[in-house]
The prediction has a mean pLDDT of 81. A computed fold for a 111-nucleotide RNA from a Betaproteobacteria bacterium, annotated as Glycine riboswitch aptamer. The organism belongs to Betaproteobacteria, within Bacteria.

RNA sequence: CAGCCGAAUUCUGGAGAGCGGCAGAUCGAUGGAUCUGCUCACCGAAGGAGCAAGGCCGCGCGGCGGGUGCUGCGGGCCGAAUCUCUCAGGUAAACGGACAGAGGGAGCGGC
Numbered sequence: 001c002a003g004c005c006g007a008a009u010u011c012u013g014g015a016g017a018g019c020g021g022c023a024g025a026u027c028g029a030u031g032g033a034u035c036u037g038c039u040c041a042c043c044g045a046a047g048g049a050g051c052a053a054g055g056c057c058g059c060g061c062g063g064c065g066g067g068u069g070c071u072g073c074g075g076g077c078c079g080a081a082u083c084u085c086u087c088a089g090g091u092a093a094a095c096g097g098a099c100a101g102a103g104g105g106a107g108c109g110g111c
Stems, first nucleotide, its partner, number of pairs: 003111004009103005018040001020039008041091003047087001048085003054078004059074006
């Protein structure tokens, strides 16, 4: 200097589930709105958590073997998600939203 991957950023798309009930506060003015707490029912695609196959172990108890070892059971560690859990978050619109596409001047991390 260039490239690739990742993160960040901009635009676009983006599902699911009660506009639940009770109480209080604030605003307002007679229709209510917002926030907080409690409570019942739900959702999974912010975040978070769990693990199958498989692999590893200089761990424990055995078996085989001349030896390096091999092997059975147990235990431990690693081990994915759009699966599972539902802590958190969410259940009209808005906001958010895993993920996907597109973009880019200067920059961030790694190779």